The prediction has a mean pLDDT of 84. c-di-GMP-I riboswitch aptamer from Candidatus Electrothrix aarhusensis, 79 nucleotides, folded computationally. Lineage of the source: Bacteria > Pseudomonadati > Desulfobulbia > Desulfobulbaceae > Candidatus Electrothrix. It was read from a public genome assembly, where an Rfam model found it. Its Rfam family is "c-di-GMP-I riboswitch aptamer". Rfam links the family to the GO term cyclic-di-GMP binding.
[in-house]
RNA sequence: AGUUGAUAAAGCCACAGCCGUCGCGAGACGGUGUCGGAAAGCCACGGGUCUCCAUAAAGGAGACAGCCGGGUUGCCUGC
Numbered sequence: 001a002g003u004u005g006a007u008a009a010a011g012c013c014a015c016a017g018c019c020g021u022c023g024c025g026a027g028a029c030g031g032u033g034u035c036g037g038a039a040a041g042c043c044a045c046g047g048g049u050c051u052c053c054a055u056a057a058a059g060g061a062g063a064c065a066g067c068c069g070g071g072u073u074g075c076c077u078g079c
Stems, first nucleotide, its partner, number of pairs: 002079002005076001012037002017032006035066001041072003045069003048064006
């Protein structure tokens, strides 16, 4: 440097459920929890799902990065 992700090591994140707060809502944040994760770090760019508003049709504003792809940064490690 390339490639791999192990029954390894050091750390990291934290699904569902429950409690609290916020939001009309999808959901978010904190606590608990530990299903899982090698980008389950970050970015709504493409697709997708969902919410609210509007509607004859269009459309508008949002949520999800733990749905898939893409971009970007990065720990450890076998070969």